Two RNAs folded together computationally: RNase P RNA and transfer RNA, 423 nucleotides in total. The prediction has a mean pLDDT of 76.

RNA sequence: UCAGAUGGUUGGAUGAUCGCGCCUUAAAUGGCGAGGAAAGUCCGGGCUCCAAGAGACACAGUGCCGGGUAACCCCCGGCGAGGGCAACCUUAGGGAAAGUGCCACAGAAAUAAACCGCCAUUAUGGUAAGGGUGAAAAGGUGCGGUAAGAGCGCACCGCAUGUUAGGUAACAAGCAUGGCUCGGUAAACCCCACUGGGAGCAAGACCAAAUAGGAAUGGCUUUAGGAAUCGUCUCUUUCCUUGCUGUUCGGGUAGGUUGCUAGAGAUUUAUGGUAACAUAAAUCCCAGAUGAAUGAUCAUCACCACUUUGUGGAUACAGAACCCGGCUUAUAAGCUAUCUGACAAA
RNA sequence: GCCCCCGUCGUCUAGAGGCCCAGGACGCCACCCUUUCAAGGUGGAAAUCGCGGGUUCGAAUCCCGCCGGGGGCACCA
Numbered sequence: 001u002c003a004g005a006u007g008g009u010u011g012g013a014u015g016a017u018c019g020c021g022c023c024u025u026a027a028a029u030g031g032c033g034a035g036g037a038a039a040g041u042c043c044g045g046g047c048u049c050c051a052a053g054a055g056a057c058a059c060a061g062u063g064c065c066g067g068g069u070a071a072c073c074c075c076c077g078g079c080g081a082g083g084g085c086a087a088c089c090u091u092a093g094g095g096a097a098a099g100u101g102c103c104a105c106a107g108a109a110a111u112a113a114a115c116c117g118c119c120a121u122u123a124u125g126g127u128a129a130g131g132g133u134g135a136a137a138a139g140g141u142g143c144g145g146u147a148a149g150a151g152c153g154c155a156c157c158g159c160a161u162g163u164u165a166g167g168u169a170a171c172a173a174g175c176a177u178g179g180c181u182c183g184g185u186a187a188a189c190c191c192c193a194c195u196g197g198g199a200g201c202a203a204g205a206c207c208a209a210a211u212a213g214g215a216a217u218g219g220c221u222u223u224a225g226g227a228a229u230c231g232u233c234u235c236u237u238u239c240c241u242u243g244c245u246g247u248u249c250g251g252g253u254a255g256g257u258u259g260c261u262a263g264a265g266a267u268u269u270a271u272g273g274u275a276a277c278a279u280a281a282a283u284c285c286c287a288g289a290u291g292a293a294u295g296a297u298c299a300u301c302a303c304c305a306c307u308u309u310g311u312g313g314a315u316a317c318a319g320a321a322c323c324c325g326g327c328u329u330a331u332a333a334g335c336u337a338u339c340u341g342a343c344a345a346a
Numbered sequence: 347g348c349c350c351c352c353g354u355c356g357u358c359u360a361g362a363g364g365c366c367c368a369g370g371a372c373g374c375c376a377c378c379c380u381u382u383c384a385a386g387g388u389g390g391a392a393a394u395c396g397c398g399g400g401u402u403c404g405a406a407u408c409c410c411g412c413c414g415g416g417g418g419c420a421c422c423a
Stems, first nucleotide, its partner, number of pairs: 001342010012301007020033004035317001039328002042326005047200004052236006059196005064078005079093001080091004094191002099189002101185003115131002117127004139157006159178006166171001204258004214249007224241005251422003265284008303313004347419007356372004364403001374390005396412005
């Protein structure tokens, strides 16, 4: 210098004037006012309701080991497998010997066998090393042996069992013995381990108003029945019962207040930890709208383009709606740290 | 804001891992028949299954992400 990898971060700033919304004030004054993704609604919760539970089935989710967290399908650190020269990246990573299913076409044959071939040879027998088909054909390479061949034997690798010392563990290294045992597929059904009640702020609470508690249907009616938020069952408890309760059709109102912003909160520093993060101290309060606010103008600086130093642009993705922790997707123009490879110079 | 469903020739649809270089109907084109049109008959053209990635030997179908379209939500009795 070029090519690449990983991480962090900005995505306009300051001042004035006018306008809008909220809070405070008797009023004035004063203070605050869209994001790194606010998005997708893919996960996990806080919170609210179902009067209150317990257990089981079904169903759903996760899936190597250890840690973090309120929790998670998230994050951090490791291990295994695959890709890359490397830095690094991907990983839906338990089980095929519990069982069932599938492996089309091609091919002789896809839990099993002989088309071509090789050897012996009368019929025929032996063979699975070589060729062909295929995603995959009774472990792989080499040497010996054989009528020709084959783990038939041996060496190395691979696999299984046992063991040694390393690591918390996943795992990896060595040694010994071995039959040389039996293909793949679980984002196929399934088995194993762990987790799980549901619905969601349009949840819920209060006030006001209007209409038709109108019609149909099911159950029970005093020791029986109905109800108690996915479905089914069991147990406990509670409510209603001369009325209660479930479902469907139909009717009325479409108004107001609250929930609604102080938090698993943010920033800085120190300590511990490889890190995620935890603890402690100090400081701060940073939207709460509801046909829906957060805008406009001017000046200076920053940025971009052209260019005799001025002119123009407001520039990417894009706007809170109960709140938070993640993941995923979109993104003009930048800034910055570390690492890998190539070339050259000193 | 939240919850749920759908996407296949020009249009409407079937298809639940190989029998799918994707079937049927309507529409379109050509031929036959008819005096001519219509109707009828025969044949033909027409789809990277919304887009991208993954699992698998193999995906319209299984899984993940994105894009587009549609439906529902409150109170009284």
Rfam match: Bacterial RNase P class A. The family's RNA type in Rfam is ribozyme. Its family is annotated with dimeric ribonuclease P complex, tRNA processing and ribonuclease P activity in the Gene Ontology. Rfam describes the family as follows. Ribonuclease P (RNase P) is a ubiquitous endoribonuclease, found in archaea, bacteria and eukarya as well as chloroplasts and mitochondria.